[in-house]
Molecule: transfer RNA
Organism: Minisyncoccota bacterium
RNA sequence: GCCUAGGUGGCGGAAUUGGCAUACGCGAUAGACUCAAAAUCUAUUGGCCGCAAGGCCUUGUGGGUUCAAGUCCCACCCUAGGCA
Numbered sequence: 001g002c003c004u005a006g007g008u009g010g011c012g013g014a015a016u017u018g019g020c021a022u023a024c025g026c027g028a029u030a031g032a033c034u035c036a037a038a039a040u041c042u043a044u045u046g047g048c049c050g051c052a053a054g055g056c057c058u059u060g061u062g063g064g065u066u067c068a069a070g071u072c073c074c075a076c077c078c079u080a081g082g083c084a
Stems, first nucleotide, its partner, number of pairs: 001083007010026003019067001027045006046057004060076005
């Protein structure tokens, strides 16, 4: 230099055909149980604004297509593997 795969909440990791982003697990917080703890169970858990209802933003970065993009297209950055 070229080719291939990948980059998604705090972490791992789904989203099949473009149509509710963050399912599920871990972790965290609160509660139950306990003399106390561990284990177990229940609830909540992306960010910001708001008393609330709700609104806005968010899939490596920046653009594009589309009514609608994690998903399609272009450029770039990073990681892993391969070829030379």